[in-house]
RNA sequence: GCCGUCGUAGCUCAGCCUGGUUAGAGCACGGAGCUGAUAACUCCGGGGCCCCCGGUUCAAAUCCGGGCGUCGGCA
Numbered sequence: 001g002c003c004g005u006c007g008u009a010g011c012u013c014a015g016c017c018u019g020g021u022u023a024g025a026g027c028a029c030g031g032a033g034c035u036g037a038u039a040a041c042u043c044c045g046g047g048g049c050c051c052c053c054g055g056u057u058c059a060a061a062u063c064c065g066g067g068c069g070u071c072g073g074c075a
Stems, first nucleotide, its partner, number of pairs: 001074004006069002010027004020058001029045005051067005
């Protein structure tokens, strides 16, 4: 330099292909219950406008273009 993969909550990921309820799960975190106390368990709660910019569309996390970054391959 070229090709491909991935980028969504603190972490690991689903959702994208097939646009449509102004985004979910587990773990972690906070509170309460339970216990002599802790752990475990049960209940409740906070937290992301989806890597950035632009385009298409009535409508974009999702489609298109560019950029940045991660990983892998080729040279």

This is a predicted structure of a 75-nucleotide RNA (transfer RNA) from Micromonospora craterilacus. The RNAcentral record of the sequence draws on ENA and Rfam. NCBI's taxonomy places the organism under Bacteria, Actinomycetota, Actinomycetes, Micromonosporaceae, Micromonospora. It matches the Rfam family "tRNA". From the family's description: Transfer RNA (tRNA) molecules are approximately 80 nucleotides in length. By type it is a transfer RNA.